[in-house]
Molecule: Glycine riboswitch aptamer
Organism: Diaphorobacter sp. HDW4B
RNA sequence: CAGCUUGUCAGGAGAGAGUCCGCCGCCCGCUGCAUUGCGCGUGCCGCGCGGACCGCCGAAGGCGCAGGCAGACACCGAACGCUCAGGCAAAAGGACUGGCAAACCG
Numbered sequence: 001c002a003g004c005u006u007g008u009c010a011g012g013a014g015a016g017a018g019u020c021c022g023c024c025g026c027c028c029g030c031u032g033c034a035u036u037g038c039g040c041g042u043g044c045c046g047c048g049c050g051g052a053c054c055g056c057c058g059a060a061g062g063c064g065c066a067g068g069c070a071g072a073c074a075c076c077g078a079a080c081g082c083u084c085a086g087g088c089a090a091a092a093g094g095a096c097u098g099g100c101a102a103a104c105c106g
Stems, first nucleotide, its partner, number of pairs: 001106001003104001005102007016054001018053006024046002027043001029040001032038002055088003061084001062082003067076002
């Protein structure tokens, strides 16, 4: 000095703030009792909870292929494909890139 790994800082894309149902909370209205609370019903709101359904994304991870090595097995294996997982306002996460540092190694 290069390389692998780890840590830290900065950057970092894509895709519905989706629909429905239930519960709860707030607000509004009505009526009855009461006297400032209770009950009933409806509607709206909730970056409150739970469930169901449709659409979509691909850059945590995972799987598969191309490819590499190779006689074969095995190994490596992408930014390609699949979407199990994950994600679809913000936040978080985020392959990867750069700076700094540590350790290992030749």